[in-house]
Context: one part of a larger RNA
Molecule: small-subunit ribosomal RNA, 3' major domain
Organism: Pompholyxophrys punicea
RNA sequence: UGACGGAAGGGCACCACCAGGAGUGGAGCCUGCGGCUUAAUUUGACUCAACACGGGGAAACUCACCAGGUCCAGACAUAGUAAGGAUUGACAGAUUGAGAGCUCUUUCUUGAUUCUAUGGGUGGUGGUGCAUGGCCGUUCUUAGUUGGUGGAGUGAUUUGUCUGGUUAAUUCCGUUAACGAACGAGACCUUAACCUGCUAAAUAGUUACGUUAACAUUAUUGUUGACGGUCAACUUCUUAGAGGGACUAUCGGUGGUAAACCGAUGGAAGUUUGAGGCAAUAACAGGUCUGUGAUGCCCUUAGAUGUUCUGGGCCGCACGCGCGCUACACUGAUAGAGUCAGCGAGUUUAUAACCUUAUCCGGAAGGAUUGGGUAAUCUUGUGAAACUCUAUCGUGCUGGGGAUAGUUCAUUGCAAUUAUUGAACUUCAACGAGGAAUUCCUAGUAAGCGCAAGUCAUCAGCUUGCGUUGAUUACGUCCCUGCCCUUUGUACA
Numbered sequence: 001u002g003a004c005g006g007a008a009g010g011g012c013a014c015c016a017c018c019a020g021g022a023g024u025g026g027a028g029c030c031u032g033c034g035g036c037u038u039a040a041u042u043u044g045a046c047u048c049a050a051c052a053c054g055g056g057g058a059a060a061c062u063c064a065c066c067a068g069g070u071c072c073a074g075a076c077a078u079a080g081u082a083a084g085g086a087u088u089g090a091c092a093g094a095u096u097g098a099g100a101g102c103u104c105u106u107u108c109u110u111g112a113u114u115c116u117a118u119g120g121g122u123g124g125u126g127g128u129g130c131a132u133g134g135c136c137g138u139u140c141u142u143a144g145u146u147g148g149u150g151g152a153g154u155g156a157u158u159u160g161u162c163u164g165g166u167u168a169a170u171u172c173c174g175u176u177a178a179c180g181a182a183c184g185a186g187a188c189c190u191u192a193a194c195c196u197g198c199u200a201a202a203u204a205g206u207u208a209c210g211u212u213a214a215c216a217u218u219a220u221u222g223u224u225g226a227c228g229g230u231c232a233a234c235u236u237c238u239u240a241g242a243g244g245g246a247c248u249a250u251c252g253g254u255g256g257u258a259a260a261c262c263g264a265u266g267g268a269a270g271u272u273u274g275a276g277g278c279a280a281u282a283a284c285a286g287g288u289c290u291g292u293g294a295u296g297c298c299c300u301u302a303g304a305u306g307u308u309c310u311g312g313g314c315c316g317c318a319c320g321c322g323c324g325c326u327a328c329a330c331u332g333a334u335a336g337a338g339u340c341a342g343c344g345a346g347u348u349u350a351u352a353a354c355c356u357u358a359u360c361c362g363g364a365a366g367g368a369u370u371g372g373g374u375a376a377u378c379u380u381g382u383g384a385a386a387c388u389c390u391a392u393c394g395u396g397c398u399g400g401g402g403a404u405a406g407u408u409c410a411u412u413g414c415a416a417u418u419a420u421u422g423a424a425c426u427u428c429a430a431c432g433a434g435g436a437a438u439u440c441c442u443a444g445u446a447a448g449c450g451c452a453a454g455u456c457a458u459c460a461g462c463u464u465g466c467g468u469u470g471a472u473u474a475c476g477u478c479c480c481u482g483c484c485c486u487u488u489g490u491a492c493a
Stems, first nucleotide, its partner, number of pairs: 001493002004489002007487007016477002020441005027326003031322004035317002043054002065312005071306001076119005086113001089108002092105003123300002126298003132294001134288003137284003144183003148179002150159003162174001164173002188277005194244002198241004204235004209228008247270001249265006328434001332393007345379002354373003358369004400431001405426006447469008
């Protein structure tokens, strides 16, 4: 100097607790990991910081694994063979999974492109992430880190960087042998909230004005709809540019009457306004050579670890663990009816592939024919689900639950068997709220509910976003688990 202490004192965090909520752990299924099995069940990663992770939803491809079959895409140099031919290709038959002249039989064809040997390359999802770059993750979401001049010390070093109060914060106030600075924090950027002020809009509308329908009427009109560029006006709603707006403003209280904290008022907004992004110094022998035509070295390189084709596998099942989905019902299930979103996305490389309205056929899944859309114009107001109303059921493994099977019909695809997915009928399992343990969470949050996108020919129980309905309980503490700082040290490097 501290990375150590089972030493002391402060401070902090729902990856800690308290008060609670939803759970997970128990069941069935889905999926990842291990084990077992296997020709192969390719492989990386294993506390936080591996295990719905590799954007990893693999039928072929992917693909690295297994059983087999082709091809050379072996540059270039040197030597050889060689135009009396280096070599290339091939019908048929045999052979073969194969309409691979792969090989053999048989002969034709070709014409210096090749062939043989050596050197040397090239390729490799081969090895090494303990040789590396880059990227990512983590220590570490905390407040930490550094030098100049000056002071102390022989020096390593220390002070600055602090007794105290305060803050989310090494944030400020103040103290002061320190002064003045830098990185990080903050500021900044994105997004969600406000603007009856500016700029506008037949790809957004509104109000008038017409034409109508229903209802109420005091006979002239009022309310609610539908239609209309025929002409207006406007931008409140919608969209998006320029700007503005909060600075904890004002008041009161607490406080050194400092920083700040608490309460109220005003305000669209007063937890850093909410949520994200970015994010220092020093590290890890953290992950990735399977992202790369980034890459050292090693291995292999024609009976290939290159490449391509066929088939299989990654899905295999006495079992253990993790993320999830569906449930165990009456706050419910079923059947009718009603009623509302916001993020998105959409036809190319070459014509057929994309989003799909409407009409018709069909119980449904789906099919046929027409259109619109390269999109604020069409799909689409994505008329979503939970939700609301009415009816049936009536607490019973029940009309809860929907696993597992059988048959049939469609769809995607060259191909569906080990059933891609969807639909119909039948079948009707466990599960009666889950032990010890353990996860996440403080407000439009948790939880319930669906939708869109990513992947995608087809396929979500996944992920990333989005809205809809919308609680209970803290607003604290250092007891547990950890982190930071200070003091101390007889132990330790």